[in-house]
């Protein structure tokens, strides 16, 4: 990586064009595709403080994503 299985939250929002969806503006919210921040160590030093190497998450932040079903889905359990 690839097939199978399970997999949560949050407005079926309002308007125009369309009349399943979709684009496009308003205004409310979710977090579990992807993105984005940032923890330690270490040298000097009495301490503060300064330099230097590293750096994650389900933690936070909504750009992007999504908010009846469908699709999508971090994650996890079998198989190759």
């Nucleotide at each position: 990586u690839c097939u199978c299985u399970g997999g949560a939250g949050a407005g079926c929002g309002c308007g125009u064009a369309u009349c399943c969806a979709u684009a496009c503006g308003c205004c409310a919210c979710c977090a579990a595709a992807g993105g984005g921040g940032a923890a330690g160590c270490u040298u000097u030093c009495u301490a503060u403080a300064a330099g230097g190497c590293a750096a994650a998450a389900a933690c936070u932040c909504u750009c992007a994503g999504g908010u009846a079903a469908c699709c999508g889905g971090a994650c996890a359990g079998a198989g190759a």

Glycine riboswitch aptamer from Gracilibacillus thailandensis, 80 nucleotides, folded computationally. The organism belongs to Gracilibacillus, within Bacteria. Model confidence (mean pLDDT): 79 of 100. RNAcentral holds the sequence, with entries from Rfam.